[in-house]
RNA sequence: GGAAGGGUGGCUGAGCGGUUGAAGGCGCCUGACUCGAAAUCAGGUGUAGGCGCAAGCCUACCGAGGGUUCGAAUCCCUCCCCUUCCGCCA
Numbered sequence: 001g002g003a004a005g006g007g008u009g010g011c012u013g014a015g016c017g018g019u020u021g022a023a024g025g026c027g028c029c030u031g032a033c034u035c036g037a038a039a040u041c042a043g044g045u046g047u048a049g050g051c052g053c054a055a056g057c058c059u060a061c062c063g064a065g066g067g068u069u070c071g072a073a074u075c076c077c078u079c080c081c082c083u084u085c086c087g088c089c090a
Stems, first nucleotide, its partner, number of pairs: 001086007010026003018070001027045006046061006063079005
């Protein structure tokens, strides 16, 4: 350089153009159980900004930036990065 596959939350891992801001698992927090832990069970749990006394609410974000569309993590384009195979140089 060519070809193929991939990049999603603290980690992992799903994701038909339409309740998925994100399933499931792990982790973490709270509670139950326990003398107390562990295990188990139940609930909760992304980040940033804004609003609110608080509970909570709103907006944006799926590698980066554009585009298509009423609507994009999902389709298209450019770029970045990772993996595999092939080739070239040394």
Transfer RNA from a Verrucomicrobiota bacterium, 90 nucleotides, folded computationally. Its Rfam family is "tRNA". Rfam classes the family as a transfer RNA. Gene Ontology term of the family: triplet codon-amino acid adaptor activity. Model confidence (mean pLDDT): 81 of 100. The organism belongs to Verrucomicrobiota, within Bacteria. The sequence was found in a public genome assembly.